[in-house]
Context: one part of a larger RNA
Order: sequence, then structure tokens, then C1' cells
RNA sequence: UUGGGUUUAAAGGGUCCGCAGGCGGUCGAUUAAGUCAGAGGUGAAAUCCCAUAGCUUAACUAUGGAACUGCCUUUGAUACUGGUUGACUUGAGUCACAUGGAAGUAGAUAGAAUGUGUAGUGUAGCGGUGAAAUGCAUAGAUAUUACACAGAAUACCGAUUGCGAAGGCAGUCUACUACGUGUGUACUGACGCUGAGGGACGAAAGCGUGGGGAGCGAACAGGAUUAGAUACCCUGGUAGUCCACGCCGUAAACGAUGGAUACUAGUUGUUGGGCGAUUGUUCAGUGACUAAGCGAAAGUGAUAAGUAUCCCACCUGGGGAGUACGGUCGCAAGACUGAAACUC
Repeated sequence: UUGGGUUUAAAGGGUCCGCAGGCGGUCGAUUAAGUCAGAGGUGAAAUCCCAUAGCUUAACUAUGGAACUGCCUUUGAUACUGGUUGACUUGAGUCACAUGGAAGUAGAUAGAAUGUGUAGUGUAGCGGUGAAAUGCAUAGAUAUUACACAGAAUACCGAUUGCGAAGGCAGUCUACUACGUGUGUACUGACGCUGAGGGACGAAAGCGUGGGGAGCGAACAGGAUUAGAUACCCUGGUAGUCCACGCCGUAAACGAUGGAUACUAGUUGUUGGGCGAUUGUUCAGUGACUAAGCGAAAGUGAUAAGUAUCCCACCUGGGGAGUACGGUCGCAAGACUGAAACUC
């Protein structure tokens, strides 16, 4: 509980696709369902309201009126909404040309670094820290040279850069796939927007099966520190991190800002196109600063949190509690849905 709100106070679904539903461009014709007007019927009585009257008054009662905001039938009106029909091109899409990118999937491949192995040189330390110690090392380490192997990640370029619906994406090359933008106005002719349920995708961690395992590294062990030190620091180190397939479905999944469309002063960077060629101008993105406006303020300000319309989601004091119970999903972990008593 509404004529209110949702960046930060409670509140935008993690993202997209999309059935139903809701909403929907311009110009005609037609219809008359919604809508509007007239007439008729009905809308019991009591009650409520108004005017009178009766009990000494009032409450109460009676009479008359109005009202009963509604429903049905019928006759009309046709601006708007709807239905039917015809047309249009600016919304939406198609086509042609040009162009863009760390967009995706699969395969191939490169160099640096790291580690290990083998061989050579070489000798007593190395490593680590605030200082140390654990640890490694005369069975020859560290250092250095050569060769080989392994796995993971891609320095510089690199940037408020770019791409993607979001999660996210970065060495190079190839194949396949998807997408955006501009120009042309060649084509279709409203084919659109949103979207409850539903479906797909969805970081990290975690789970299952099989591989892989260099470095890093939960757990764990040891050394320190400390009053203690189940930590911070150090030496090791398993799962994991990597690959394939299958689950999980959550994040401060954030711009803490749902999507779409239209309109509303400017200045200045930058990415990709077009036109022009001397600065410019025009589309599509991406940044900074600001006008009006908005805002509790911080701020926001054409990438709105301004002015409006449409659709969806969500909020309603703190705690109890994202808990209990039930249900659905999951191998499990758990996820989703989601109270109340009580208390302040």
C1' cells in the first nucleotide's frame, strides 16, 4: 500500500533468445466491438439523502420525492482504440560494394623464461631473511658452457585502444563460423518493441571419468617470530591450476544504473568508416569537462540519474533469516523458491 520508489538509503533479474500476453509508424475506404448521445424497460421493500407530518422533544415512526452511479433492448454519431480491406516508406529487414576487430571453434607452429636429465669447466659454499634457521652441497652443489626433454604462459607493441549479449577475449599462421559499421537507395512493405512461464550461455572455486603435471600452490610438515602464533616471513609440498568429455549455476556476475524509441545548449580527445582536402563536416562507437534540467547530497548531464511513452523485474523498518519447513534441481557440495513465533 500509494498519484511512491529501485547509482550510493530497502529495491534492476548474471546475460541473451523467445511462446503466450501487453504495447505499437503514415494515408484512405469500410464496420460499429470499445467509446459518446437519445429513447424504452428494469434496478423489491427497508436502509442512506431531502422535504413534511406523528408521539411534550429527541431517538423512533409515517408519507412523498430524489437516488439506487448498474444491467438489458433499441435508434443514432464515428474523432480516437479495435476488426476487415487497399496503399505508402521514414521503423525493421534484404541486397551490392567497401571496411573493422585480443569475437568464437579446430589445427599447426615460434622465441624468451623456468625446471629436470646428460656431459664439460670449477671449488666450498649456496639459498633465504629484519636477523636467522629449517633446506641444498665434497656421493662435487651454487655459478658457468653445450645438448636434450617437459609443461604452462605469451615480454615489447599495449593505449580511459579494440571486440563480444554477458561471463569474457592478447605470440604467429591456416581453415571453418558468427558479428558490427559506412555508402548506395536496388528490393520487401510495419514484417516492430518488450517478454511472465520456458530455453541457451554463464568467471573462479568445486565434483565425476581418463590424461597431464614445469612453475605456482589451499591442506599438511618443518624453521622462525611471539606471552601464545593452529597467522603474517622462510624451506618444502598434496589436491588444484592445464587438456578431453560430463556436471555445478553461483560472484562486489558492478556502470552497485533492465530493455526499446523519440526529443533537449556546448567545448575537447580518441577508434573505425564516408565526403571534402587547409583547418573541416557527417555516421557508428569510446573518454574528459560542462549549460539547462534533475538530485538529500555526492554527483549526473545526448553513453542522463533530464523530458516523455511502452513492456518486464524488484522494494515496503532492523534482527530472527536468505534461516526453518515443504517442493524442484544436483553424484555431492549445495542452488532455486522461501516463512513464522519472538524481539528492538

A computed fold for a 344-nucleotide part of an RNA from uncultured Polaribacter sp., annotated as small-subunit ribosomal RNA, central domain. Rfam family: Bacterial small subunit ribosomal RNA. Its family is annotated with ribosome and structural constituent of ribosome in the Gene Ontology. The sequence was found in a public genome assembly.